[in-house]
Context: one part of a larger RNA
């Protein structure tokens, strides 16, 4: 490298826009690039493969014909594929009309709850635990009543509901904003699909400055627990946890299952439309679940939201370890991310 693969054996990129490529819908006409048929010319000899022939055979030798799949001219085919000029509407896309929804941004408002102050009631305990201590408390705590600050979170409604490419996204509210969906079928007319390189998005945690700090809680003390106990357990307690604004690029970023299109029995629930006079019935469309026939897979299972049958693109894998190291390089303020081996050993 052909093959073969890729949910769990090694293997789908975190997810998206898009460049280059690749591939790509009816139909008519042209060209003749691919394609295909002929002819010409070359494709050196040996060597090869047939035939015949010569050394008594044979190795070897001669002689003759194929083969040399290849190139390059040149004449024609024109069914497909390309190029080039039309046209079509079903792909894709736009308009209108409607609903939907924790989709995203930015301001506002709210009430429970903890914490902390002040005042008032009250007196000896409160906390915590397997048990106990550390710790708080007569300088009046714990508990309880009222006002007062202050940050974070959004209880019930909430649901294998709903939205988002992914990560994500939940009290009300208001602005501005994206976006599917489902209806007409008025408009463009293949404008499509995928997508190497690029560009922006990406949970925690972390880093930078500048605020902010009510809870919780790495490190860190201290009490216990044990042969020890750098921990589980309790008492505190910094960073962080929150904001703005910028880095940083990774997670079991999972559906461990790329993305598109097309087709392949059913049952059944549920969430937004649509048609209908209608809440029942059934139909139909996009989505989220259960269940199953074919088929398919080592098997668990998968099964119209396929792991099924087929097409078009990327992307990745080749026996464990050594290793997601080392080296280089490229990012990055670090941390640290990307690319990513061989020795060697089984």
């Nucleotide at each position: 490298u052909u093959g073969g693969g890729u949910u769990u054996a090694a293997a789908g990129g975190g997810a998206g826009c898009g460049u280059a490529g690749a591939u790509g819908g009816g139909u008519u006409g042209u060209u003749a690039a691919g394609u295909c048929a002929g002819u010409u010319g070359u494709g050196a000899a040996a060597g090869u493969u047939u035939g015949c022939g010569g050394c008594u055979c044979a190795a070897c030798c001669g002689u003759a014909a194929a083969a040399u799949u290849g190139c390059a001219a040149u004449u024609g085919a024109u069914a497909c594929u390309g190029g080039c000029a039309g046209u079509c509407u079903u792909g894709a896309g736009u308009a209108c009309a409607g609903u939907u929804g924790a989709g995203g941004u930015a301001g506002g408002c709210g009430g429970a709850a903890u914490u902390c102050g002040u005042g008032g009631u009250g007196u000896a305990g409160c906390g915590g635990u397997g048990a106990a201590a550390u710790g708080c408390u007569u300088a009046g705590a714990u508990a309880u009543c009222a006002c007062g600050a202050a940050g974070a979170a959004c209880u019930c409604c909430g649901a294998u509901u709903g939205c988002g490419a992914a990560g994500g996204c939940a009290g009300c509210u208001u602005a501005c904003u994206a976006a599917c969906c489902u209806g007409u079928a008025a408009c463009u007319g293949a404008c499509a699909u995928u997508g190497a390189u690029g560009c922006g998005c990406g949970a925690a945690a972390g880093u930078g400055u500048g605020g902010g700090u009510a809870u919780c809680a790495a490190a860190c003390a201290g009490g216990a627990u044990u042969a020890g106990a750098u921990a589980c357990c309790c008492u505190g307690g910094u960073a962080g946890u929150c904001c703005a604004c910028a880095c940083g690029g990774u997670a079991a970023a999972c559906g461990a299952u790329g993305a598109a299109u097309a087709c392949u029995c059913g049952c059944u629930g549920u969430a937004g439309g649509c048609g209908a006079u209608a809440u029942a019935c059934g139909g139909u469309c996009u989505g989220c679940g259960g269940c199953c026939a074919a088929g398919c897979g080592a098997a668990a299972g998968c099964a119209u939201u396929a792991a099924g049958u087929a097409u078009u693109c990327c992307a990745c894998c080749u026996g464990g370890g050594g290793a997601g190291u080392a080296c280089g390089c490229c990012g990055g303020c670090a941390a640290c991310g990307g690319u990513g081996a061989a020795a060697c050993u089984c």
Predicted 3D model of a 346-nucleotide part of an RNA (small-subunit ribosomal RNA, central domain) from an uncultured bacterium.
Its Rfam family is "Bacterial small subunit ribosomal RNA".
Its mean pLDDT, the model's own confidence on a scale to 100, is 86.